[in-house]
């Protein structure tokens, strides 16, 4: 340099046009002498950045940035 895959919550990942979700973690509560476990409640987010298409974009298009793998 070329090709492919990926970038979404603290972590691991879903979500492929119509209000952003799960598990774990975390916080509060119930329970306990106190903890753990269990149960109840809480999402904590510029969906990598900028622009375009669209009534509407995490999703489609373009450029760029970063990560991984392959080729040279």
């Nucleotide at each position: 340099g070329c090709c492919a895959g990926g970038g979404u919550a603290g972590c691991u990942c879903a979500g492929u046009g119509g209000u952003a979700g799960a598990g774990c973690a975390c916080c509060g509560g119930u329970c306990u002498g106190a903890a753990a476990a269990a149960c109840c409640g809480g999402g904590u987010g510029u969906c990598g950045u900028c622009g375009g298409u669209u009534c509407g974009a995490u999703c489609c298009c373009g450029a760029c940035c970063c990560c991984u793998g392959g080729c040279a």
The prediction has a mean pLDDT of 81.
Predicted 3D model of a 72-nucleotide RNA (transfer RNA) from an Elusimicrobiota bacterium.
Its Rfam family is "tRNA". The family's RNA type in Rfam is transfer RNA. About the family: Transfer RNA (tRNA) molecules are approximately 80 nucleotides in length.